[in-house]
RNA sequence: GGCUAGAUAACAUAACGGUAAUGUAAAAGACUGCAAAUCUUUUAAUAGUGGUUCAAUUCCACUUCUAGCUU
Numbered sequence: 001g002g003c004u005a006g007a008u009a010a011c012a013u014a015a016c017g018g019u020a021a022u023g024u025a026a027a028a029g030a031c032u033g034c035a036a037a038u039c040u041u042u043u044a045a046u047a048g049u050g051g052u053u054c055a056a057u058u059c060c061a062c063u064u065c066u067a068g069c070u071u
Stems, first nucleotide, its partner, number of pairs: 001070007010024004018054001026042005047063005
């Protein structure tokens, strides 16, 4: 250089074009003699810029970054 795959919350992962989910973590409360565990609630995300569409994490183009294959 060429080809392929990927980028979602602090972390690890889901998501037929139609309310962005789950676990861990963090905060508050309940429970407890104090803790741990458990239960409830809350905070928090689609790499970026455009396009298609009534509607885009999803489809298309480009850019950035990461990984693999090849030379």

Source information
RNAcentral holds the sequence, with entries from ENA. The RNA shown here (transfer RNA) has 71 nucleotides and comes from Teleaulax amphioxeia. Rfam family: tRNA. Rfam classes the family as a transfer RNA. About the family: Transfer RNA (tRNA) molecules are approximately 80 nucleotides in length. The organism belongs to Teleaulax, within Eukaryota.